[in-house]
Parts: sequence; structure tokens; C1' cells
RNA sequence: GCGGUACGCGCGGGAGAGAGUGGGAAACCGCCGCCGAAGGAGCAACCGCCCCGGAAUCUCUCAGGCACCAGGGACCGCGCGUGGCCC
Repeated sequence: GCGGUACGCGCGGGAGAGAGUGGGAAACCGCCGCCGAAGGAGCAACCGCCCCGGAAUCUCUCAGGCACCAGGGACCGCGCGUGGCCC
């Protein structure tokens, strides 16, 4: 110097699904019904150091979640930091 790269932090945005039912003051627990965008698992286009690996926003729903609020939230934007690359 680069920023379109890896990670971390801060701020902002951020969906889906029962105000179901029984007990209970509530929290919560049971039953039934659902959701996918924490995590997890499975398959795969594709890729690679190639007969073994890596790999999704697809699939599953173990976990988590399903009035509002709160919290969480893949991903996106901005800022900062440390690496990385180049001169």
C1' cells in the first nucleotide's frame, strides 16, 4: 500500500412457525400440531494434495424455537483490531 482475504469485537438490519389443550398465580411440565436462519447430522453440484478428504441458504429436526415484549438468530452493511498478500 491492498482490502474483494481469515478471525475477533462494537453498532445497525434480520425471517419462520398454535394467544392450541390440561395442570398451575406465574415460572414450568405433559399431550397434540408446527418452524429452520444458533449448533448438530445427511446427501450433493463442485473442488482438492484424489479411491480419500473438503463442501450449501438443499434435506432431517437431535438440540433450539412457535401471541406481544425480551433473548437468541444464519446472513448483510459500516467501523475497529490482529493476521494474510504485494511493493
A computed fold for an 87-nucleotide RNA from Sphingomonas sp. Leaf33, annotated as Glycine riboswitch aptamer. The model forms 91% of the base pairs in the Rfam consensus. The same sequence occurs in records of 2 taxa. Its mean pLDDT, the model's own confidence on a scale to 100, is 78. The organism belongs to Sphingomonas, within Bacteria.